[in-house]
Context: one part of a larger RNA
RNA sequence: GGAUGAACGCUAGCGGCAGGCCUAACACAUGCAAGUCGAACGGUAACAGAGGGAGCUUGCUCCCUGCUGACGAGUGGCGCACGGGUGCGUAACGCGUAUACAAUCUACCUUUUACAGGGGGAUAGCCUUUAGAAAUGAAGAUUAAUACCCCAUGGUAUAAUUAUUUGGCAUCAAAUGAUUAUUAAAGUUUCGGCGGUAAAAGAUGAGUAUGCGUUCUAUUAGCUAGAUGGUUUGGUAACGGCAGACCAUGGCAACGAUAGAUAGGGGCCCUGAGAGGGGGAUCCCCCACACUGGUACUGAGACACGGACCAGACUCCUACGGGAGGCAGCAGUGAGGAAUAUUGGACAAUGGAGGCAACUCUGAUCCAGCCAUGCCGCGUGCAGGAAGACUGCCCUAUGGGUUGUAAACUGCUUUUAUACAGGAAGAAACACUCCCUCGUGAGGGAAUUUGACGGUACUGUAAGAAUAAGGAUCGGCUAACUCCGUGCCAGCAGCCGCGGUAAUACGGAGGAUCCAAGCGUUAUCC
Numbered sequence: 001g002g003a004u005g006a007a008c009g010c011u012a013g014c015g016g017c018a019g020g021c022c023u024a025a026c027a028c029a030u031g032c033a034a035g036u037c038g039a040a041c042g043g044u045a046a047c048a049g050a051g052g053g054a055g056c057u058u059g060c061u062c063c064c065u066g067c068u069g070a071c072g073a074g075u076g077g078c079g080c081a082c083g084g085g086u087g088c089g090u091a092a093c094g095c096g097u098a099u100a101c102a103a104u105c106u107a108c109c110u111u112u113u114a115c116a117g118g119g120g121g122a123u124a125g126c127c128u129u130u131a132g133a134a135a136u137g138a139a140g141a142u143u144a145a146u147a148c149c150c151c152a153u154g155g156u157a158u159a160a161u162u163a164u165u166u167g168g169c170a171u172c173a174a175a176u177g178a179u180u181a182u183u184a185a186a187g188u189u190u191c192g193g194c195g196g197u198a199a200a201a202g203a204u205g206a207g208u209a210u211g212c213g214u215u216c217u218a219u220u221a222g223c224u225a226g227a228u229g230g231u232u233u234g235g236u237a238a239c240g241g242c243a244g245a246c247c248a249u250g251g252c253a254a255c256g257a258u259a260g261a262u263a264g265g266g267g268c269c270c271u272g273a274g275a276g277g278g279g280g281a282u283c284c285c286c287c288a289c290a291c292u293g294g295u296a297c298u299g300a301g302a303c304a305c306g307g308a309c310c311a312g313a314c315u316c317c318u319a320c321g322g323g324a325g326g327c328a329g330c331a332g333u334g335a336g337g338a339a340u341a342u343u344g345g346a347c348a349a350u351g352g353a354g355g356c357a358a359c360u361c362u363g364a365u366c367c368a369g370c371c372a373u374g375c376c377g378c379g380u381g382c383a384g385g386a387a388g389a390c391u392g393c394c395c396u397a398u399g400g401g402u403u404g405u406a407a408a409c410u411g412c413u414u415u416u417a418u419a420c421a422g423g424a425a426g427a428a429a430c431a432c433u434c435c436c437u438c439g440u441g442a443g444g445g446a447a448u449u450u451g452a453c454g455g456u457a458c459u460g461u462a463a464g465a466a467u468a469a470g471g472a473u474c475g476g477c478u479a480a481c482u483c484c485g486u487g488c489c490a491g492c493a494g495c496c497g498c499g500g501u502a503a504u505a506c507g508g509a510g511g512a513u514c515c516a517a518g519c520g521u522u523a524u525c526c
Stems, first nucleotide, its partner, number of pairs: 001526004006522005013378006019371002021336001026334003030331003035078003040075002043071002047069003050065007085289003094214008104206002109202007117151004127140005157182011187194002215261003222252003227249008264286004268279004291312005314325004342368001344367003350364001351362004381412004392402002395400001418462005426453001433446006470515005475496003481510005491498002
């Protein structure tokens, strides 16, 4: 000098863009953050409509009917493995980079081919009864499905045996055949569709393996028994000591094993001419974690933040028998700390889940609020004006000098602030209607609809210099000097050092210098 997720002191007019618990992965009150589908199903608790009935106060109340729009609870499907948070752990194939899978899986999506025949038994709900303070159950009766089960059909599927051909990268792989065995399906509809099953290919996502790279300590020198390898079996989507049995005795290490300490990794960021050095906030990718530890279930995918079970610590409820919970989601609270924000608005846009769609949900996201935390921009006037006015201060050679064109005064302007008026872009769509093309569902066109921000940005008009400057420093380094006070005191100080009676170094004043809505100090890095 540059830089910062900064803090502190003094000061402060505005805007744009960004950033905002670095400490206790400490504990959390409250609200919200993952639902959706009635075009899968039985149904009808609420609301509305329709029909019927009763009562009367004749326009109201009550009852019945799922008949209709819809829909609480329930079965079922898809989603909840994404999105969002944090950095505890991890020195590791965790990450980065380059490869491999002839050792693998992949819901939804796209393309292609083929198929969807017949039957059955339950169960939730509802109803009846019943236990419990509650959480939550129990028994009986009864009912549906795209829930579950059985039979059939089926091959380029799977398994076994076997033949031929081709190829490679070692185990082998691919293609064409033959025989045997095994496994499918679901309906709904507003008749346009939306779905279902099997197989193949793609896309996407994931898994696994390997080469190289990846902090410090030798005041850590030996480490290892599933340990290293083999056979066989199991397990997995898949290879493998991944796991078991048996057999062998191997494997790693001074090119640093093992142990200890520290730490999420990268793209990137800061500095520097570079080489290097330092960092890992925001944003993006990967990893790990979800009160602590463990376990599996479901599922295409989890060993699952707002799922389950067990154990533990903590908190809460209790009728003492027993139960409930997990903010490292968004706000917010306490605590810790030098220190870090609102218990805000909207789904209008972008994206996600479900749905044919309308739409619903979305603390993702988009916005607004707070904070000079940073960067950038603008302003606090401009021009003229010497009697070089007065005051102040200082030096005096008593003439004057300085503050200083500064002020007054004259003219101009109105950014900004204030008042009033107008007022966006962000909106493209979806859906509905009409038209065109092909054709019966897509493409295109027209019209219509939708804005949280927000009456915001922006624009215009009005009057008026009106509404707006501080901080640090002035001995040398280092730009900027005098007076007064103090008298090794009070104090200053980054280093050298200053102060003991004329201190340019302390305190005040005047003046000056440097930055400027900031200026200094502290901390850290180069």
The prediction has a mean pLDDT of 83. The part of an RNA shown here (small-subunit ribosomal RNA, 5' domain) has 526 nucleotides and comes from Psychroserpens algicola.